[in-house]
A computed fold for a 674-nucleotide part of an RNA from an archaeon, annotated as large-subunit ribosomal RNA, domain II. The coordinates come from a structure-prediction model, not an experiment, and the mean pLDDT is 83. Rfam family: Archaeal large subunit ribosomal RNA. Gene Ontology terms of the family: ribosome and structural constituent of ribosome. The RNAcentral record of the full RNA draws on ENA.
Context: one part of a larger RNA
RNA sequence: GCCAGGGAGUUAAUCUAUGUGGCAAGGUUAAAGAAAUGGAGCCAAAGCGAAAGCGAGUAUGAAAAUGCGUGAGUCACAUGGUUUAGACCCGAAGCCGGGUGAUCUAUUCCUGAGCAAGGUGAAGUUUCCCGAAAGGGAAAUGGAGGCCUGAACCGGUGUUGUGUACAUGCACUCGGAUGACUUGGGAAUAGGGGUGAAAAGCCACUCUAACUUGGCGAUGGCUGGUUCCUGUCGAAAUAUGCCUCCGUAUAGUCUCAUUUUUAUUUGCAUAUGAGGUAAAGUACGGAUGGAAUUUGCAGAGCUAAUUAGCUACGGGAUUCUUUCCAACUCAGAACUUAUAUGCUGUAAAAUGGGAAUCAGGGACGGCGCGUAAGGUGCUGAUUCCGAAACCUCAACAAAGGAGCCUGUGGUUAAGGUCCCAAAAUUCAUACUAAGUGUAACGAAAGGUGUCUUGAACCUGAGACAGUAGGGAUGUAGGCUUAGAAGCAGCCACCAUUUAAAGAAAGCGUAACAGCUCACCUAUCGAGGUUCGAGGCCCUGAAAAUGGACGGGGCUAAAGUAUGAUACCGAUACCAUGGACAUAUCUAGAUAGAUAUUGUGGUAGACAGGCGUCUUUUUUGCACAGAAGUCUUAUCGAGAGAUGGGAUGGAGCGAAAAGGAAUGCAGAUCCUGGU
Repeated sequence: GCCAGGGAGUUAAUCUAUGUGGCAAGGUUAAAGAAAUGGAGCCAAAGCGAAAGCGAGUAUGAAAAUGCGUGAGUCACAUGGUUUAGACCCGAAGCCGGGUGAUCUAUUCCUGAGCAAGGUGAAGUUUCCCGAAAGGGAAAUGGAGGCCUGAACCGGUGUUGUGUACAUGCACUCGGAUGACUUGGGAAUAGGGGUGAAAAGCCACUCUAACUUGGCGAUGGCUGGUUCCUGUCGAAAUAUGCCUCCGUAUAGUCUCAUUUUUAUUUGCAUAUGAGGUAAAGUACGGAUGGAAUUUGCAGAGCUAAUUAGCUACGGGAUUCUUUCCAACUCAGAACUUAUAUGCUGUAAAAUGGGAAUCAGGGACGGCGCGUAAGGUGCUGAUUCCGAAACCUCAACAAAGGAGCCUGUGGUUAAGGUCCCAAAAUUCAUACUAAGUGUAACGAAAGGUGUCUUGAACCUGAGACAGUAGGGAUGUAGGCUUAGAAGCAGCCACCAUUUAAAGAAAGCGUAACAGCUCACCUAUCGAGGUUCGAGGCCCUGAAAAUGGACGGGGCUAAAGUAUGAUACCGAUACCAUGGACAUAUCUAGAUAGAUAUUGUGGUAGACAGGCGUCUUUUUUGCACAGAAGUCUUAUCGAGAGAUGGGAUGGAGCGAAAAGGAAUGCAGAUCCUGGU
């Protein structure tokens, strides 16, 4: 893990609601008793007031008036719920009382035991030498030490070694090994206590308070589990309070029963009101760029120097104009909402019983915070998931389509129609060459990629580009300079000859020289140049295993844009058969008919059933084969029911009315098996 068996809302009392029954202004007994009885008691039958008290009234009030009263109950049983008890079941860590433990281990005491071998060589002593002595030196001797190396013994440093019974073994390596050493036996200290060279270590595999037993079924707002079927309806994740934030109370939302009526509720229209948002605006408040006018006015500068004067800086005011505003609004929507009326139209409300929920989430619209977030907080009688299946988006709670009782046949939606894979290799016109794209996803800035379009200008009196030729003279302009000649720099920038040619646009030289350019001519022969707008495309463009349009693949597409016609495609829609529910009708209702009715569903409320054990009554089956087991068939929407066959070998049903230790897949469930 699997299988079998066991396994969780019970019992008593209280209060309360509903149902059924008895009696009824009454109802009912408790203890006891064999019973008849027993009437203590309880509830009801009168309330109001703090009370005195009054009484179908009473209290307050001067009064008006207002509050509470003036209606049949009670007993029993059944069911739902509350409360008190272990109170649906299992589950703590803990707290307190009484005992048991020092054969483990900590420390101590008493009494015993143990430590191969080797090394080092303290003091002391002896001899010799030096010395007057004290003493010193040398060589021997000697054998000290929480000394050294290293067995037994004690330990336990390292190892991603190896192994592993929950319990720490083995291997190699390593520390101590005459000492604060190790060890046998006997004794002492006990749980808020001991012992501790101190680690909160150890006190029998247990220690930041042992074990055991009792209080004890401790308590748990927490986790897990909670057992048959079907039908009807169907939530919430919000507000307020709480030592409250995983809880709970009240309200909201759900359900069931009863009652009430067309008032209310839904939508539209009209009338009269309420509102200051969006957009917008500048009349107010505030912010903002520019201009003009004015003011010497805090500062600053200049002139003057005793005050003063001036100003193109600066400050203030006014006017015009620019750009704005959650905390601006002269004006101002849509929209929301109140009241009244009319139309529409069927649900709604109240009272009572029972809940669940009070961790929500996504999308869209409006906002706050945040650089942002699959972020966070609000908001909308918007919607969906939650609690919603089915089709589409490859897959994908909430995106698009669409709300699943059960069959059959058809038609569509979103989305699609080359193949995987149902349906167009459909039609028309363009674009794209980047595999762009076929995908939800890319900026600013660039592009002589290409298509479309607009404007201006040049152009057979020859444009644009190319090629060839010219590109001169006064003059090397003047100044400056070592030099300055078109071309370091400053000033000027004229004139002539011309088809045209700058006192020179660039390169170049030390300075010249030299090479181009502007400008002109020839040749050539048809469009060219510039500036905009739009479509598709390109660059911009970076992420970690190799790689994704779902894949294959696709280029006058199977891409993009516009238009068109077919087809495919869902539990949607239509048609039709069936089941159930609800409502209405039918003079018989376990039925039938009708319906422009309904049948997704978590928490949850309500309703009707199936099965197990057992009691009573009635009635049956069984050795010509009961229960049980295996198998098979039929019936039922299902829980389940009833037959056949085999096995088995002695009991077992049905109906009605009761009574329950009454239904298992789960609980790291319990016991057993495997």